[in-house]
Molecule: glmS glucosamine-6-phosphate activated ribozyme aptamer
Organism: Halonatronum saccharophilum DSM 13868
RNA sequence: UUUAUAAUUAUAGCGCCCGAACUCAUAAUUGAACGGAGGAUAUUAUGAGUUGACGAGGAGAGGGUUUAUCGAAUCUUCGGCGGAUGCCCUCAGGCUUUAGUUCUAAGCCUUGACUGGAUUAUUAAACCUUGAAAGUGAUUUCAAGGACAAAGUAAUUUAGAAGAACUAGU
Numbered sequence: 001u002u003u004a005u006a007a008u009u010a011u012a013g014c015g016c017c018c019g020a021a022c023u024c025a026u027a028a029u030u031g032a033a034c035g036g037a038g039g040a041u042a043u044u045a046u047g048a049g050u051u052g053a054c055g056a057g058g059a060g061a062g063g064g065u066u067u068a069u070c071g072a073a074u075c076u077u078c079g080g081c082g083g084a085u086g087c088c089c090u091c092a093g094g095c096u097u098u099a100g101u102u103c104u105a106a107g108c109c110u111u112g113a114c115u116g117g118a119u120u121a122u123u124a125a126a127c128c129u130u131g132a133a134a135g136u137g138a139u140u141u142c143a144a145g146g147a148c149a150a151a152g153u154a155a156u157u158u159a160g161a162a163g164a165a166c167u168a169g170u
Base pairs, nucleotide, nucleotide: 014082015081016080017079019078020051021050022049023048024047025046026045027044028043029042054071055070056069060091061090062089063088064087065086092110093109094108095107096106097105099167100166101165102164103163104162114160115159116158117157118156119155120154121153122152128145129144130143131142132141133140134139
C1' cells in the first nucleotide's frame, strides 16, 4: 500500500463519480509584436487533483415501485449510479359522518384521526458582505453581520358529509 473478515459511528437535498467543466505537471504541435534569439496565445495526449443540493418538511407492519413533498439561489444545485420517511396494495388496531350499539359504505389516523374555505402562529439556510486558515492552483474549512420563502403542521373559526336493524327518550 492492497485485499478479506468483524465491530463501532454518522447519513437521507443523503452517499458516490465514468459524462461534463475547471486546475496543475510532463510531452508534442501552433507560433504573436520582432532584425535575430526567444516565445505570448491556442490545441492535443498522458498522469494527478477539484467541483458535482441551500435549508423547511416527512417513518404502524409487510410487499411492490421509482424522475418521492416544498420553496431559496449569481441556477454544473447540469448529467449518471445507489439509497431514501413518498406513492400503490394488503394487514393490525382505531377515528368521523349531529342519542347509543351492531353491520355495511365513504373518507381518514398510527398519539392522531371526514372534506373545503378563512385568520393567526410556526428562529429558514445557503447566496450576499466582512474577516481568518490550508493548498502552486482549481478549490476547501471556519467565524461574524444583516435579511428574504413555500408547502406542511398547530390553534381558532366557518360551510357541507351516509344506509339498514334494534334500543332509549320526545